[in-house]
């Protein structure tokens, strides 16, 4: 990097530290940001994998948070493709819903 599987409406600093202009994957929109973003450290959240313990014949379920990750503005911020519906003579635009796609993370494989 690619593929497979699973998950993505919960949770986590509105008084932590460093440092100083960008950031929210991409495009458009809409937002966040000197009342200090992104990033790093610390703290926190969660429990995907491993570990330990408990229950069970087993499948499995539960607890802890020790190791490996992850996450810590907004539903994955919204939409991006297709379909259905509303409205309309029809198309477009708009709105609602469904599915897919894309993205992120974990575990496994190449």
């Nucleotide at each position: 990097u690619u593929c497979u599987u699973a998950u993505u409406u919960a949770g986590a600093g509105c008084a932590g530290g460093u440092g100083g202009a960008g950031g929210g994957a991409c495009a458009a929109g809409c937002c966040c940001u000197a009342u200090g973003a992104u990033a790093c450290c610390c703290g926190g959240c969660a429990a995907c994998c491993g570990g330990u313990c408990c229950a069970g014949c087993a499948a499995u379920g539960g607890a802890c948070a020790c190791g490996g990750u992850g996450c810590u503005a907004a539903u994955u911020c919204u939409u991006g493709c297709a379909g259905u519906c509303a409205g309309a003579a029809a198309c477009a635009a708009u709105g609602a819903c469904u599915g897919a796609g894309a993205a992120a993370u974990a575990a496994g494989a190449a």
SAM riboswitch aptamer (S box leader) from Planococcus donghaensis MPA1U2, 110 nucleotides, folded computationally. NCBI's taxonomy places the organism under Bacteria, Bacillota, Bacilli, Caryophanaceae, Planococcus donghaensis. The model forms 89% of the base pairs in the Rfam consensus. Its mean pLDDT, the model's own confidence on a scale to 100, is 82.